[in-house]
């Protein structure tokens, strides 16, 4: 930044500062001065990716190898923590993965 892959009904809040907006567009409906939004701290959650482990496959110099495929674990790297991505729409967005 993206003529790429994948996910988007599962999960998880509190306290501090600030002070009128936010939920990405429209359009509905909703949250919101009993402080939104944001920023900080500290907790949570576990999709991906990364480890670790076990299966299973697959190949080979038969005991190891991973370019496969699962499944538990952690929570390192990102992400996430009102309502299915809140709901409908759209040439629509997010978020990781990868490329450049």
């Nucleotide at each position: 930044u993206c003529a790429u892959c994948a996910u988007c009904a599962a999960g998880a809040g509190c306290g501090g500062c600030u002070g009128a907006g936010g939920g990405a567009c429209g359009g509905g409906c909703c949250c919101u001065u009993u402080g939104a939004c944001g920023c900080c701290g500290c907790g949570a959650c576990a999709a991906c990716c990364a480890g670790c482990u076990c299966c299973c496959c697959a190949c080979c110099c038969c005991g190891g190898u991973g370019u496969g495929g699962g499944a538990a674990c952690c929570a390192g790297g990102u992400g996430c923590c009102a309502a299915c991505g809140c709901c409908c729409g759209a040439c629509c967005g997010a978020u990781g993965a990868g490329a450049g």